Predicted 3D model of a 150-nucleotide RNA (glmS glucosamine-6-phosphate activated ribozyme aptamer). The coordinates come from a structure-prediction model, not an experiment, and the mean pLDDT is 77.
């Protein structure tokens, strides 16, 4: 100096807390100090816009609020729609759509432990249950115009 492997590199149900609820300071209030405040699944071409951004759960303060954000919209780029071009559509590098089927969660709950005066936090083990997207298999089925070659 080059190459390779592994790990890390977006926090995105994510972060925060003026309300609220709860705890402690020997009763009440106040004050102070604290605690709680989304359970997983899924989601990132780029720029801009924009805000109560998908799905479900045996959760129900997961209330309320602030901020953010992979939803969504527009444009560009890119893929596909039998070779090329354009339009149109659809998608995002695993790059079209629809249908059927398949397998997939965590909290909750139970048990044990750790931290804390406490509210509460946290670790491990056990054993259930989703939906949407994506995936796999199968089925349906994939536009218009012009052009090249045969």
């Nucleotide at each position: 100096g080059a190459g390779g492997a592994u790990a890390u590199u977006a926090a995105a149900g994510c972060g925060c807390c003026a309300g609220a609820a709860c705890u402690g300071u020997a009763g009440c209030a106040a004050a102070c100090a604290g605690u709680u405040g989304a359970c997983g699944a899924g989601g990132a071409u780029a720029a801009g816009g924009g805000u109560u951004a998908u799905c479900g759960a045996a959760a129900a303060u997961u209330c309320g609020g602030c901020g953010g954000a992979u939803a969504c919209c527009u444009u560009a780029c890119g893929g596909c729609u039998u070779c090329c071009u354009a339009a149109a559509g659809u998608c995002g590098u695993u790059a079209g759509a629809a249908g059927u089927u398949a397998g997939c969660a965590a909290a909750a709950c139970c048990a044990a432990g750790a931290a804390g005066u406490g509210a509460u936090u946290u670790u491990u083990g056990g054993g259930a249950c989703a939906a949407a997207u994506a995936u796999a298999a199968c089925u349906u089925g994939a536009u218009u115009a012009g052009g090249u070659u045969g």

Background:
Rfam family: glmS glucosamine-6-phosphate activated ribozyme aptamer. A reference for the family is Jansen et al. (2006), "Backbone and nucleobase contacts to glucosamine-6-phosphate in the glmS ribozyme", Nat Struct Mol Biol. Rfam's curators write: This entry contains a glucosamine-6-phosphate activated ribozyme that is found in the mRNA for GlmS. GlmS is an enzyme that uses fructose-6-phosphate and glutamine to generate glucosamine-6-phosphate. The ribozyme catalyses self cleavage of the glmS mRNA that is thought to regulate GlmS activity. The sequence was found by an Rfam model in a public genome assembly.